The prediction has a mean pLDDT of 84. The RNA shown here (SAM riboswitch aptamer (S box leader)) has 104 nucleotides and comes from Virgibacillus salexigens.
RNA sequence: AUCUUAUCAAGAGAAGCUGAGGGAACUGGCCCGAAGAAGCUUCAGCAACCUCUGUUUACUCAGAAAGGUGCUAAAUCCAGCGAGUGUAUCUUGGUAGAUAAGAG
Numbered sequence: 001a002u003c004u005u006a007u008c009a010a011g012a013g014a015a016g017c018u019g020a021g022g023g024a025a026c027u028g029g030c031c032c033g034a035a036g037a038a039g040c041u042u043c044a045g046c047a048a049c050c051u052c053u054g055u056u057u058a059c060u061c062a063g064a065a066a067g068g069u070g071c072u073a074a075a076u077c078c079a080g081c082g083a084g085u086g087u088a089u090c091u092u093g094g095u096a097g098a099u100a101a102g103a104g
Base pairs, nucleotide, nucleotide: 002103003102004101005100006099007098008097013043014042015041016040017039021032022031023030026080027079028078029077044072045071046070049068050067051064052063053062054061076096081093082092083091084090
């Protein structure tokens, strides 16, 4: 690389450097951006997957946040394929993606 399982409408940003793009890729929308994008650094925060403590028939429930990750505009920003509905929408499943833990 790839595979398995779980989750993805909640939550949480300032400063410095820098300087034009960014929202994964493609297409179509819709947004963010010189009142400073992306990136890097520092500090802060959110969450609770791993972890820790107690508990339970049961990863069952409650709590913690030192450590390993992750994240801190908008549903994973929305749609793309299928089904239901039946004409432009809604619901739902899937694909793809992201994150964690494990396998390899």
Description: RNAcentral records the identical sequence in 2 taxa. RNAcentral holds the sequence, with entries from ENA, Rfam and Ribocentre.